[in-house]
This record gives sequence, structure tokens and C1' cells, in this order.
RNA sequence: GCCUGGGUAGUUCAGUGGUAGAACGCUUCCAUGGUAAGGAAGAGGUCGAGGGUCCAAUUCCCUCCCCAGGCU
Repeated sequence: GCCUGGGUAGUUCAGUGGUAGAACGCUUCCAUGGUAAGGAAGAGGUCGAGGGUCCAAUUCCCUCCCCAGGCU
């Protein structure tokens, strides 16, 4: 330099045009003599950045950045 895959909550990952979800973690409450486990509620996201298409983009297209792998 070229090719492929990936970047979404604190972490691990879903989602794939129509108001963004799970598990674990965090906070509060219940419960216990107390702790752990358990139950209930809640907070937490400019979906890597910019641009384009579209009535509408996390999703499609282009450029760039970062990560992993391959080729040379």
C1' cells in the first nucleotide's frame, strides 16, 4: 500500500430504514438479627467523525479516524 471484519449504556453484545434493547455492573427501596443470594423501581446512549440519499438513517452510499485479521 491492498483486502476483509468490527466501532451501539461503565463492560460484553443484540438490533439493521419508522421514538435504541438485553445481560452483568451502578443507585434507591423491599426483605434478613446482619451479610450474600433474591424481588421491585430507576439512572445511564450526540449509535467512532463528517457529508450524501430519503418524508424519515444506528441501519443504505462516500470520505476520514481507531481496533483486529489476512496479502504484499
Model confidence (mean pLDDT): 84 of 100. This is a predicted structure of a 72-nucleotide RNA (transfer RNA) from a Patescibacteria group bacterium. NCBI's taxonomy places the organism under Bacteria, Bacteria candidate phyla. Its Rfam family is "tRNA". The family's RNA type in Rfam is transfer RNA.